[in-house]
RNA sequence: ACGUUGUUCCGGGGGUCGGUGUAAUUCCGAACCGGCGGUAAAGUCCGCGACCCAAUCACGUUUCAUGCGCGAUUGGUUGAUCUGGUGAAAUUCCAGAACCGACAGUUAAAGUCUGGAUAAAGGAAUAGACG
Repeated sequence: ACGUUGUUCCGGGGGUCGGUGUAAUUCCGAACCGGCGGUAAAGUCCGCGACCCAAUCACGUUUCAUGCGCGAUUGGUUGAUCUGGUGAAAUUCCAGAACCGACAGUUAAAGUCUGGAUAAAGGAAUAGACG
């Protein structure tokens, strides 16, 4: 210095003004935001997480079955970018013009409000043992 294990900590941002209306931070006009790892510095590349679905297993509930709840594992689904410039190298930088955003809830349709979420990908520190 690296690998393994334990512990602790960290770990998602953004709706403001105007309009219509009985009612909208949800519609319309103008705004605003960008998790984690990789790679020339990335919301749009590659991969991961979150969300959703299915199967299997364990536990709880039930007389049993079904069902329901909860957890784990495996599998599936899962949005969106181009042009020019510089350079050895950039869909990542610079310039310009675009685009995208789970589920549930709501006096009215939500990336921005409320909620599951005190979660998680992952990051950092530290300790011991081994190579």

The RNA shown here (FMN riboswitch aptamer (RFN element)) has 131 nucleotides and comes from an Actinomycetes bacterium.
Its Rfam family is "FMN riboswitch aptamer (RFN element)". Gene Ontology term of the family: FMN binding.
The organism belongs to Actinomycetes, within Bacteria.
The model forms 97% of the base pairs in the Rfam consensus.
The prediction has a mean pLDDT of 77.